A computed fold for a 72-nucleotide RNA from a Bacteroidales bacterium, annotated as transfer RNA.
The organism belongs to Bacteroidales, within Bacteria.
Its mean pLDDT, the model's own confidence on a scale to 100, is 81.
The sequence was found in a public genome assembly.
Rfam family: tRNA. Rfam describes the family as follows. Transfer RNA (tRNA) molecules are approximately 80 nucleotides in length. By type it is a transfer RNA.
RNA sequence: GGCUCUGUAGUUCAAUGGAUAGAAUAGUAGUUUCCGGAACUAUUGAUUAGGGUUCGAUUCCCUACGGGGCUA
Numbered sequence: 001g002g003c004u005c006u007g008u009a010g011u012u013c014a015a016u017g018g019a020u021a022g023a024a025u026a027g028u029a030g031u032u033u034c035c036g037g038a039a040c041u042a043u044u045g046a047u048u049a050g051g052g053u054u055c056g057a058u059u060c061c062c063u064a065c066g067g068g069g070c071u072a
Base pairs, nucleotide, nucleotide: 001071002070003069004068005067006066007065010025011024012023013022018055027043028042029041030040031039048064049063050062051061052060
């Protein structure tokens, strides 16, 4: 360089065109405890960027960027 897969909370994953983008874990606060851990309750936090299709895009298409694989 060519081909191909992929990009969603700090992390691991859902959401196959219909909205308030969910869950676990992590973080913060509280209850409990002599203190911690564990448990329970509450809470914060995300769609890589731009463009296109569509009434409607996390989802489909194009380009760029990042990551993985194959090949020379």